The part of an RNA shown here (large-subunit ribosomal RNA, domain II) has 670 nucleotides and comes from an invertebrate metagenome. The RNAcentral record of the full RNA draws on SILVA.
Context: one part of a larger RNA
RNA sequence: ACCAAGGAGUUUUUCUAAUUGGCGAGGUUAAAUUGAAGCCAUAGCGAAAGCGAGUGUGAAAGCGCGUUAGUCAAUUGGAAAAGACCCGAAACCGGACGAUCUAUUCGUGGGCAAGCUGAAGUUUCCCGAAAGGGGAAUGGAGGGCUGAACCGUUGUUGUGUGCAUGCACUCGAAUGACCUGCGAAUAGGGGUGAAAAGCCUAUCUAGUUCGGCGAUGGCUGGUUCCUGUUGAAAUAUGCCGCAGUAUAGUCUUAUUUAGUUUGUUGGCGAGGUAAAGUACGGAUAGGGUUUGCAGGGCCGAAAGGUUACGGAACCUCUUCCAACUCAGAACUUGUCAACUGCGUAAAAUAGGAAUGGGGGGCAGUGCGUAAGGUACUGUUCCGAGACCGGAACAACGGAGAGUGAAGUUAAGGUCCCAAAAUGUAUUCUAAGUGUAUCGAACUUUGUCGGAAACCUAAGACAGCGAGGAUGUAGGCCCAGAAGCAGCCAACAUUUAAAGAAAGCGUAACAGCUCACUUGUUGAGGUUUCUGGCGGGGAAAAUGGACGGGGCUAAGAAUACUACCGAUACUUCACCGGCAUUCGAAAGAAUGUUCGGAUAAGCAGGCGUGCUUUCUGCGCAGAAGGUUUUGCGAAAGCAAGGCUGGAGCGGGAAGCAACGAGAAUCUUGGU
Repeated sequence: ACCAAGGAGUUUUUCUAAUUGGCGAGGUUAAAUUGAAGCCAUAGCGAAAGCGAGUGUGAAAGCGCGUUAGUCAAUUGGAAAAGACCCGAAACCGGACGAUCUAUUCGUGGGCAAGCUGAAGUUUCCCGAAAGGGGAAUGGAGGGCUGAACCGUUGUUGUGUGCAUGCACUCGAAUGACCUGCGAAUAGGGGUGAAAAGCCUAUCUAGUUCGGCGAUGGCUGGUUCCUGUUGAAAUAUGCCGCAGUAUAGUCUUAUUUAGUUUGUUGGCGAGGUAAAGUACGGAUAGGGUUUGCAGGGCCGAAAGGUUACGGAACCUCUUCCAACUCAGAACUUGUCAACUGCGUAAAAUAGGAAUGGGGGGCAGUGCGUAAGGUACUGUUCCGAGACCGGAACAACGGAGAGUGAAGUUAAGGUCCCAAAAUGUAUUCUAAGUGUAUCGAACUUUGUCGGAAACCUAAGACAGCGAGGAUGUAGGCCCAGAAGCAGCCAACAUUUAAAGAAAGCGUAACAGCUCACUUGUUGAGGUUUCUGGCGGGGAAAAUGGACGGGGCUAAGAAUACUACCGAUACUUCACCGGCAUUCGAAAGAAUGUUCGGAUAAGCAGGCGUGCUUUCUGCGCAGAAGGUUUUGCGAAAGCAAGGCUGGAGCGGGAAGCAACGAGAAUCUUGGU
């Protein structure tokens, strides 16, 4: 991992609601019988005395509770007490069992190759008056040195996980606070500890085992057949409340009452938002008027004067405001009326819940630089929603799926992948722009439109030819300064025209252009504003994405026509629900704007084991196995074949240890 078997709402008592049944102003007794007391009901109200169809309160009016249907069973839903649907802690307490591991201690034994070093003491020699000193031998001390056994385990975070700490290399101590055999002592809030909360039998921040014990768990997981019908919530308030729970809200079932109002219009009201405005409050750039007026400047010895700095007030104009509003929508809403809708969809009462982690889009807001952010309001969708489109894609677009068949459309599409136009008409784009959701300010003599002004056949614009001079090298400055380093001035003449020079250049000149003029050429040109589609701006990490191929339209814009395209819509048939009518019932007919569904409510069925009773089948082949066919909406049921070889069904009732795929489920098998 797979297979088989086992595996989870049970039982008792009480309360409560519904259904069914018995009896009924009464009802009612277990095990076998009988049967009373009792229990519930038959009268309530009040704290009580008490009164009584009333009573309590109150001065009273009034108000509260009450003014006759119950009771006993069975079944089902729910509640309470119990283990209470099942499995699951870590823990807590009690009694026992443990020191054959290990910690420490006690008793009694054992062990430590080899080599090195050479303390005290002793002997002897020398020096010395002595004290003492020195040398050589001898000697054999030491928590001494090197290093096996033995003991340990530093590093490789090497290698390894084998019935659970190994192996390899390396490393520490090795006569000592050394190692070790055997025997014994200390026990669980206790021991022992050269102290690591270490060790106390692979178990230690409180051993193990049995019991209390089915501890408790607001937490995780699981909870077994079918169909029909309705169908949520993730909000508010309280809580040692925030993973929970109670009440309300929302869902469902039954009964009752008798209308109700989603929508539209109108009358009478409520509101101060959006946009806007500046009348008030506050802010704001410029100008003006008045005022020496806080400060500053200038004059002045001071007093003081003055002021193109400034202050204050007013006027005008400019720009604004969640906590500004002279005015003011859409819109929302109260009430009344009419219309409309309505399968009573409304409300009340009673039974049963679930939910109380939500999330996305759009519109309006607070906080935040922002966020697939966070907190709200309204609405919608996902949640609990299939199908079609969006390449793929919970919530984006279309559309709400009972079953079968045919047709028509929606969103979106129609070159190929791939169903349907290589459609029609008129434009634009040359960037593969684009064909996707990815891009700004700014920029552009890309290109296509629109508008205006000016020049132009007395010749424009561009090109080409020619001229572009003289006083003069203007004056100054300067080494030089001649149009062209710099300062001042910028005149005049000849002219068709030509600056005391717009640029390059020289050390300074020279030289080359320009402005300006003319000739030639011969038709439009120059400038500004604006619109469309483009270009630049444009940077991310494996190679790469318009879904892909590819496309110059199969791109973009406008208009039009066909077609494709869904479980949508239409038609036909059928199934079911609900309503009405008929019917004793079964059922039939008609109608239907009914039939997605998680949690959840309600309803009806299928199957398993056993009991009672009735009735059947079976060696001419039961159950079981396997296979085929039929019926049913399904759970399932029936029949045929083969196998098998002795039991097994059906109806009506009743009782349940009654349905498995999941629980790191349990046991067994492979």